Predicted 3D model of a 117-nucleotide RNA (Glycine riboswitch aptamer) from Arthrobacter sp. The prediction has a mean pLDDT of 75.
RNA sequence: UGAUCCGCGGCGGGAGAGUUCCGCCGGUACAUCUGCGUGUAGCGCAGACAUCCAGUGGGCGCCGAAGGAGCAAACCCUCCCCGGGAAUCUCUCAGGCCCAUGUACCGCCGUGGCGAG
Numbered sequence: 001u002g003a004u005c006c007g008c009g010g011c012g013g014g015a016g017a018g019u020u021c022c023g024c025c026g027g028u029a030c031a032u033c034u035g036c037g038u039g040u041a042g043c044g045c046a047g048a049c050a051u052c053c054a055g056u057g058g059g060c061g062c063c064g065a066a067g068g069a070g071c072a073a074a075c076c077c078u079c080c081c082c083g084g085g086a087a088u089c090u091c092u093c094a095g096g097c098c099c100a101u102g103u104a105c106c107g108c109c110g111u112g113g114c115g116a117g
Stems, first nucleotide, its partner, number of pairs: 001117001005113009018060001020059005026053002032048007061097003067093001068091003075083001
């Protein structure tokens, strides 16, 4: 000086599966109902109902690309047992199931480490 590899950070790309049912709770219209005030009409305030949204608990269903768990061959052992052994595979504990965020993984940049030559 420095390939490859590994870690960290930034930028970009990047899916899947219920806008499910029930309960609780909060917010939220027009209109309606009730009560009060006022000055006929009308107006104002409060409460209830309704629609939608959020949170939370439970039920059923589903997804796998945060994490986690399991395993094949090689390898080890005289043999057996044991050990070892990866994932985008499998399991779904966790997580997730409108969109968004985020996600394994990929590319680029920066930085640190081991360091072939």

The model forms 90% of the base pairs in the Rfam consensus. The sequence is in RNAcentral, with records from Ribocentre. The source organism's lineage runs through Bacteria, Bacillati, Actinomycetota, Micrococcaceae and Arthrobacter.